[in-house]
RNA sequence: GGGCCCAUCGUUCAGUGGUAGGAUACCUCAUUUGCACUGAGGAGAUACGAGUUCGAUUCUCGUUGGGUCCA
Numbered sequence: 001g002g003g004c005c006c007a008u009c010g011u012u013c014a015g016u017g018g019u020a021g022g023a024u025a026c027c028u029c030a031u032u033u034g035c036a037c038u039g040a041g042g043a044g045a046u047a048c049g050a051g052u053u054c055g056a057u058u059c060u061c062g063u064u065g066g067g068u069c070c071a
Stems, first nucleotide, its partner, number of pairs: 001070007010024004018054001026042005047063005
């Protein structure tokens, strides 16, 4: 320098154009003398910028970061 792949709650993993979800962690309540366990509830995320579309996490282009292969 070139090809390919990836980027989603704090962490991890889903999501085949139409309400962003699970696990774990965190907070509150119940339970306990207290902690833990357990049960109920709650908050929390689409890397960035454009384009297509009535509508984009999803499709297209670019940027940034990471991984891999070739030179």
Notes
Predicted 3D model of a 71-nucleotide RNA (transfer RNA) from a Nanobdellota archaeon. Its Rfam family is "tRNA". By type it is a transfer RNA. The RNAcentral record of the sequence draws on ENA. The coordinates come from a structure-prediction model, not an experiment, and the mean pLDDT is 83.